[in-house]
RNA sequence: CACCGAUAAGAGCAGCCUACAGAGCAAUCUGUAGGUCGCAAAGCUACUCACCCCAACUCGGGGCAGGAGGGUUGCCGAA
Repeated sequence: CACCGAUAAGAGCAGCCUACAGAGCAAUCUGUAGGUCGCAAAGCUACUCACCCCAACUCGGGGCAGGAGGGUUGCCGAA
């Protein structure tokens, strides 16, 4: 350094629910507070597939990263 991921150590995130507020035709997204399932990238990325929405019925536009794959950055150092 690479692979790898431990009953290690120090950190991190926040599915889902509740309350309040906001954006969008919708899917869905954002913020604050509380609880918390889980996660070795549950950091980022819409490139591919799947799924969802709008409009079309030829094209198209949007969503989704905690559905899978790919790309990229990264903490620690046992076997």